[in-house]
């Protein structure tokens, strides 16, 4: 470099409880299974989602939607 059937060290955690923040989207802890070879990090591009008085415009939220960037853990091949 390249691949992720199969095995294995190890990892992450939909949904749905509980507790806490938030106006809400939706965030953290914890338990937890669908599942994931980056389901690790980034909100830079598309996109979806929310806003209290209003949203073309403004704020915010998602990266386990798709892309783009940065890192990377284990096996096989070269």
């Nucleotide at each position: 470099c390249u691949u992720g059937u199969a095995a294995a060290a190890g990892g992450c955690a939909c949904a749905c409880c509980u507790g806490u923040c938030g106006c809400a989207a939706g965030g953290c802890a914890g338990g937890g299974c669908c599942g994931c070879a980056a389901a690790g990090c980034c909100a830079c591009g598309g996109g979806u989602c929310c806003a209290a008085a209003a949203a073309u415009c403004u704020g915010g939220a998602c990266c386990g939607c798709c892309g783009a960037g940065c890192u990377g853990c284990c096996a096989g091949g070269g």
The RNA shown here (c-di-GMP-I-GGC riboswitch aptamer) has 78 nucleotides and comes from a Candidatus Bipolaricaulota bacterium. Its mean pLDDT, the model's own confidence on a scale to 100, is 78. The sequence was found by an Rfam model in a public genome assembly. Rfam family: c-di-GMP-I-GGC riboswitch aptamer. Its family is annotated with cyclic-di-GMP binding in the Gene Ontology. The model forms 90% of the base pairs in the Rfam consensus. The source organism's lineage runs through Bacteria, Bacteria candidate phyla and Candidatus Bipolaricaulota.